Bacterial large signal recognition particle RNA, 266 nucleotides, folded computationally. Rfam family: Bacterial large signal recognition particle RNA. About the family: The signal recognition particle (SRP) is a universally conserved ribonucleoprotein involved in the co-translational targeting of proteins to membranes. The sequence was found by an Rfam model in a public genome assembly. The coordinates come from a structure-prediction model, not an experiment, and the mean pLDDT is 77.

């Protein structure tokens, strides 16, 4: 060298956690690579050459050991950073909402005269009158009295010799008391009617006349200033999760270079 057999190894890794510490089962991450059975998170088994305990494949190199490149992917940290959540601050000079003020700007009035001053008169009070309104009453029209209102009194009664005269029902009229009615006028009491008339009173305020002065009021919108409630928006802080950069660390697979056996035969 090259056959043949055979042991080494190998037949998943890795991160977090956990643990005196290594492993496993458990979570997470990876690789088209996946051994099988049993024991196992109140754990199960070991002791730095760290799963036990039985079985099976493959097997000296593209498959095994080692570095180192690269890097899925975890971990641990870093910011005056960026977004969310949730606590706490009104001693937070913001916004929102209310009130007070102020007149810079903007409208509005205003020499057709702001503002202010007198005068007077209204609005206000009293009181007397009118009127209106409602209540009643008289007036006026109808009704209206068997009998106990008149008035005329048929019949009928009574006296009378007649003439006649006397009471007097009913009917009629007109009428009392009393019923209804409807305008006018009258009179009476009354009122959160009226300002209509007259006297008096009042003067804070509004409102009007007149007259005097002569340029300025207003606070409807913006603006500023004070205050007051809320704690809804935003600021500030802490804290707790994510992004983002930046350090450290661990690290699959995956590439690169190295390193390793034993027998027997030719």
């Nucleotide at each position: 060298u090259c056959g043949c057999a055979c042991u080494a190894g190998u037949c998943g890794g890795g991160g977090a956690g956990a643990u005196a510490g290594c492993g496993g089962u458990g979570c997470c991450c990876u690789g088209u690579c996946g051994c099988c059975u049993g024991c196992a998170a109140u754990c199960c088994g070991c002791u730095c050459u760290a799963g036990c305990a039985g079985g099976g494949a493959u097997g000296a190199a593209u498959c095994c050991c080692c570095a180192c490149a690269c890097c899925a992917g975890g971990g641990c940290u870093u910011g005056u950073c960026c977004g969310a959540g949730u606590g706490c601050c009104g001693u937070c000079a913001g916004g929102c909402g209310c009130g007070g003020g102020u007149a810079a700007g903007c409208g509005g009035c205003g020499u057709u005269g702001a503002u202010g001053g007198a005068c007077c008169g209204g609005u206000c009070c009293c009181g007397c009158g009118c009127a209106a309104c409602g209540a009643g009453a008289u007036c006026c029209c109808g009704u209206g009295a068997a009998c106990c209102a008149u008035g005329u009194c048929a019949g009928g009664u009574g006296g009378g010799g007649a003439a006649c005269c006397a009471a007097g029902c009913a009917g009629c009229a007109u009428u009392a008391a009393g019923c209804g009615g409807a305008u006018c006028a009258u009179c009476u009491c009354g009122u959160g009617u009226g300002c209509c008339g007259u006297g008096g009173g009042g003067u804070c305020a509004c409102c009007g006349u007149u007259c005097c002065u002569g340029a300025g009021c207003u606070g409807g919108c913006u603006g500023c200033c004070c205050g007051c409630a809320a704690a809804c928006c935003g600021g500030g802080u802490g804290u707790u999760c994510g992004g983002c950069u930046g350090g450290c660390u661990c690290a699959a697979a995956u590439g690169u270079g190295g390193g390793u056996g034993u027998g027997c035969g030719a």